[in-house]
SAM riboswitch aptamer (S box leader) from Tepidiforma flava, 111 nucleotides, folded computationally. The coordinates come from a structure-prediction model, not an experiment, and the mean pLDDT is 83. Rfam family: SAM riboswitch aptamer (S box leader). Rfam's curators write: The SAM riboswitch is found upstream of a number of genes which code for proteins involved in methionine or cysteine biosynthesis in Gram-positive bacteria.
RNA sequence: CUCGUAUCGAGAUGGGGUUGAGGGACCGGCCCGGUGAAACCCCGGCAACCUGCCCGGCGGGUAAGGUGCCAAAUCCGGCCUCCCGGGAACAUCCCGGGGGAAAGAUGAGAG
Numbered sequence: 001c002u003c004g005u006a007u008c009g010a011g012a013u014g015g016g017g018u019u020g021a022g023g024g025a026c027c028g029g030c031c032c033g034g035u036g037a038a039a040c041c042c043c044g045g046c047a048a049c050c051u052g053c054c055c056g057g058c059g060g061g062u063a064a065g066g067u068g069c070c071a072a073a074u075c076c077g078g079c080c081u082c083c084c085g086g087g088a089a090c091a092u093c094c095c096g097g098g099g100g101a102a103a104g105a106u107g108a109g110a111g
Base pairs, nucleotide, nucleotide: 001111002110003109005107006106007105008104014043015042016041017040018039022032023031024030026078027077028076029075044070045069046068049066050065051064052062053061054060055059074103079100080099082098083097084096085095086094087093
């Protein structure tokens, strides 16, 4: 980097140091940010994907290790001649809701 697979409406949203303008993947929104963004380091925390340990049929527990995460539902939306409701109006059009995808993130695995 690629492939397939599981999960993604919960939780932690913290403190200190270096630094100094950006960040929330992308696009459109809407937000966060000198009352310091991103990054790096220390402490703290959440969680339970993998390893370990305990009980054990499935499974449950633990949190020692490996990740990951700690604003907002993956912040909302992006595609669908799939369903429902509404819009004078059949509707392939518009709005709202539902469902399903795509894309993205993370884990373990494979190449």
NCBI's taxonomy places the organism under Bacteria, Bacillati, Chloroflexota, Tepidiformaceae, Tepidiforma.